Predicted 3D model of a 73-nucleotide RNA (transfer RNA) from an uncultured bacterium. Its Rfam family is "tRNA". Rfam's curators write: Transfer RNA (tRNA) molecules are approximately 80 nucleotides in length. The prediction has a mean pLDDT of 81.
[in-house]
RNA sequence: GCCGGGAUAGCUCAGUUGGUAGAGCAAUUGUUUUGUAAACAAUAGGUCGCCGGUUCAAGCCCGGCUCCCGGCU
Repeated sequence: GCCGGGAUAGCUCAGUUGGUAGAGCAAUUGUUUUGUAAACAAUAGGUCGCCGGUUCAAGCCCGGCUCCCGGCU
């Protein structure tokens, strides 16, 4: 230099044909317990890596860039 994959909640990851973004764990609160843990219920937590474009509408489509992983030379 070229090719492929990835970047979404604190962590690990989903997200189908473009239609207001979810799960598990973790966190907080409550119930229960003499107390803790466990269990159960609820709540909070997101500029979807960055900058543009297309569209009535973009996590998803298009272009550029940054970072991570793998391969080729």